[in-house]
RNA sequence: GGGCGAUUAACUCAAUGGUAGAGUGCCAUGUUCACAGCGUGGAGGUUACUGGUUCGAGUCCAGUAUCGCCCACCA
Numbered sequence: 001g002g003g004c005g006a007u008u009a010a011c012u013c014a015a016u017g018g019u020a021g022a023g024u025g026c027c028a029u030g031u032u033c034a035c036a037g038c039g040u041g042g043a044g045g046u047u048a049c050u051g052g053u054u055c056g057a058g059u060c061c062a063g064u065a066u067c068g069c070c071c072a073c074c075a
Base pairs, nucleotide, nucleotide: 001071002070003069004068005067006066007065010024011023012022013021018055026042027041028040029039030038031037048064049063050062051061052060
């Protein structure tokens, strides 16, 4: 330098172009003498960034950034 893939909640991951979700974790509460476990409820999001297409974008298109893999080049 070229190609491919990934980026969504604190973490791990879902999500036919049409209300952004789950598990774990966190908070509260019930159960317990207490803790753990279990039940119930709750908080938590600029979907990496900048634009474009569209009535509507996490999803499609372009660019940028970071990470990973492969190839090439230089020394």